[in-house]
Predicted 3D model of an 81-nucleotide RNA (c-di-GMP-I riboswitch aptamer) from Thiobacillus sp. UBA2186. NCBI's taxonomy places the organism under Bacteria, Pseudomonadati, Betaproteobacteria, Thiobacillaceae, Thiobacillus. It matches the Rfam family "c-di-GMP-I riboswitch aptamer". Gene Ontology term of the family: cyclic-di-GMP binding.
RNA sequence: AUCUGACAAGGGCAAACCCGUCGUGAGGCGGGGACGCAAAAUCUCCGGUCUGGGGACGUUCCAGAUAGCGGGAUUGCCGGA
Numbered sequence: 001a002u003c004u005g006a007c008a009a010g011g012g013c014a015a016a017c018c019c020g021u022c023g024u025g026a027g028g029c030g031g032g033g034a035c036g037c038a039a040a041a042u043c044u045c046c047g048g049u050c051u052g053g054g055g056a057c058g059u060u061c062c063a064g065a066u067a068g069c070g071g072g073a074u075u076g077c078c079g080g081a
Base pairs, nucleotide, nucleotide: 002081003080004079005078012037013036017032018031019030020029021028022027035068041074042073043072045071046070047069048066049065050064051063052062053061054060
C1' cells in the first nucleotide's frame, strides 16, 4: 500500500419509544433509552422513498427531507493475509 473481518483489545455510534424544542410538513436538534451497526464517520454526485408547492391534474417541474434505503466519493481504529 492492497484485500479482508475469524479470534480478540481499546473503544465508538445510537433504532423504536418518551420529554423538551424548531419546522406547513417529511423531519431536525437536546436529554433519556438501546434495535442494531466494522465505517450506523463526513459529503446529496446517481437512483429509491417521503414532504411542500406549481401544472396541461396522465406524463412531470421546482424546493426540501432521509447518509440507519442503496450506489458512489473522501477519511479512520485494531486484527489477519